[in-house]
Predicted 3D model of a 393-nucleotide RNA (Bacterial RNase P class A) from a Desulfobacterales bacterium. Taxonomically the source falls in Desulfobacterales (Bacteria, Pseudomonadati, Thermodesulfobacteriota, Desulfobacteria).

RNA sequence: CGGAGUAAUCAGAACGAUCGCCGGGCCGGGUGACCGAUCCGGAGGAAAGUCCGAACACCACAGGGCAGGGUGCUUCAUAACGUGAAGUCGCGGCGACGCGAAGGAAAGUGCAACAGAAAGCAAACCGCCCGGCGCUGAACUUGCGGGUUCAGCGUCAGGUAAGGGUGAAACGGUGCGGUAAGAGCGCACCAGUUCCCCGGGUGACCGGGGAAGCUUGGCAAACCCCACCCGGUGCAAGACCAAAUAGGGGAGCGUUCGAGGGCGGCCCGUCCGAGCUCCCGGGUAGGUCGCAAGAGGUGUCGGGUGACCGGCAUCCAUAGAUGAAUGAUCGUUGCCCGUUUCAGGGCAACCUGGACCGGGAAACAGAAUUCGGCUUACGGGUUGCUCCGGCCG
Numbered sequence: 001c002g003g004a005g006u007a008a009u010c011a012g013a014a015c016g017a018u019c020g021c022c023g024g025g026c027c028g029g030g031u032g033a034c035c036g037a038u039c040c041g042g043a044g045g046a047a048a049g050u051c052c053g054a055a056c057a058c059c060a061c062a063g064g065g066c067a068g069g070g071u072g073c074u075u076c077a078u079a080a081c082g083u084g085a086a087g088u089c090g091c092g093g094c095g096a097c098g099c100g101a102a103g104g105a106a107a108g109u110g111c112a113a114c115a116g117a118a119a120g121c122a123a124a125c126c127g128c129c130c131g132g133c134g135c136u137g138a139a140c141u142u143g144c145g146g147g148u149u150c151a152g153c154g155u156c157a158g159g160u161a162a163g164g165g166u167g168a169a170a171c172g173g174u175g176c177g178g179u180a181a182g183a184g185c186g187c188a189c190c191a192g193u194u195c196c197c198c199g200g201g202u203g204a205c206c207g208g209g210g211a212a213g214c215u216u217g218g219c220a221a222a223c224c225c226c227a228c229c230c231g232g233u234g235c236a237a238g239a240c241c242a243a244a245u246a247g248g249g250g251a252g253c254g255u256u257c258g259a260g261g262g263c264g265g266c267c268c269g270u271c272c273g274a275g276c277u278c279c280c281g282g283g284u285a286g287g288u289c290g291c292a293a294g295a296g297g298u299g300u301c302g303g304g305u306g307a308c309c310g311g312c313a314u315c316c317a318u319a320g321a322u323g324a325a326u327g328a329u330c331g332u333u334g335c336c337c338g339u340u341u342c343a344g345g346g347c348a349a350c351c352u353g354g355a356c357c358g359g360g361a362a363a364c365a366g367a368a369u370u371c372g373g374c375u376u377a378c379g380g381g382u383u384g385c386u387c388c389g390g391c392c393g
Base pairs, nucleotide, nucleotide: 001389002388003387004386005385006384007383008382009381010380013333014332015331016330017329018328019327021042022041023040024039025038027036028035029034044364048375049374051373052372053371054370055369056234057233058232059231068230069229070228071227072226073087074086075085076084077083088102089100090099091098092097103225104224108223109222110219111218125164126163127160128159129158131156132155133154134153135152136151137150138149139148140147141146172190173189174188175187176186177185191215192214193212194211195210196209197208198207199206200205238289239288240287241286248280249279250278251277252276253275260272261271262270263269296315297314298313299312300311301310302309303308335360336359337358338357340355341354342353343352344351345350
């Protein structure tokens, strides 16, 4: 220097011009709907998935238990959490570092494909060993019928988990003793388990010593046991204002003593005619609020290894829309890459900074009551650390 990796961090462009979009203020015009001008404000690091936890609202609710659901090493942090921090233990990686659904399998029930003899009060396929029987061979012996011993083969019944073989997994390992052959059967050492003691730590746990042959398989993202936690529904929560029409309640007037209505305004007239008027309350449409000052941001000081907490100062009306706006084009700057060149540094490889020219790039995505997290998606810059390779001295 390059590559690979790992951890963190920064921003997710700025300004201007033109054309637009949404909300609000103000001015002018218009009876009004609305129009015009001007000013101010107008998405994100994840606004996303809606996976957890809360705030808030309404409903339910004496207390206790059962059922159901969730969480599951420790100690902290927090409003709370299944989140975070610092640790412990285990696993992975050469390493930086990463990952862990990490309580209980000597409470009970259950599960394990294929292979294998056997998969959980173990088990005998091959092999090894003892014994019986049969056959063969050799040696010895003989009274020539045979007998004895050894070896091999076959077979029957047993012993054996040391060896082979199967499997993801086969009931500690090595050695010595022991035995017919073997076996924690015995012993020494090692490993593990359980118990006891000492020391360290708030704790998970760690270190040291001792005792017991105790050697106990896996799965609880199988039931289950143990400990702790848990009401339900969600801003379409909910609160307020409130038409038209229909319906409910009440009062008054009226039904040949004719209310009321039609015949363009009034009177007469004429026709129709059993309802008409007022008040009250509920709901709907619609509107207003909830709804933007909050577990808030920034800076600084202090505490803490850290998550985080506290003090002080300062900032903030300003997205709050409801089928839902925040955009497009161009230019300049910035960003990235490459050539050339200049300055500085270096023994060199090369590094740092500047200039000219050429080229390149916008990805994921779109507030809908609000916060804290998690997860997922995405384009780029910077820094630390680790390993590998190359170049130079």

The prediction has a mean pLDDT of 77. The sequence was found by an Rfam model in a public genome assembly. Its Rfam family is "Bacterial RNase P class A". Rfam classes the family as a ribozyme.